[in-house]
This is a predicted structure of a 75-nucleotide RNA (c-di-GMP-I-GGC riboswitch aptamer) from a Desulfobulbaceae bacterium.

RNA sequence: ACCGAUAAGGGCAAACCCGAAGUAAUUCGGGGACGCAAAACCACGGGUCCCUCCGGGACGGCCGGGCCACCGAAG
Numbered sequence: 001a002c003c004g005a006u007a008a009g010g011g012c013a014a015a016c017c018c019g020a021a022g023u024a025a026u027u028c029g030g031g032g033a034c035g036c037a038a039a040a041c042c043a044c045g046g047g048u049c050c051c052u053c054c055g056g057g058a059c060g061g062c063c064g065g066g067c068c069a070c071c072g073a074a075g
Stems, first nucleotide, its partner, number of pairs: 002075001003072002011036002016031006034061001041066002044064003047059005
């Protein structure tokens, strides 16, 4: 460095419910845990979705890519 334990300490938080924003996709806060070793971050390529549709927008917990990072058994 690759890699990723029935390791340790921690982290995140799907569905659903409540409140708020938005036409919407969806987002934010609280509760809640299905899961996650990048489920940190970036819309670059593909994809999906929305609209007041030919131009705007949403999703990083769909895949690829980029970039940074905690821990350290086996190999």

Lineage of the source: Bacteria > Thermodesulfobacteriota > Desulfobulbia > Desulfobulbales > Desulfobulbaceae.
Model confidence (mean pLDDT): 87 of 100.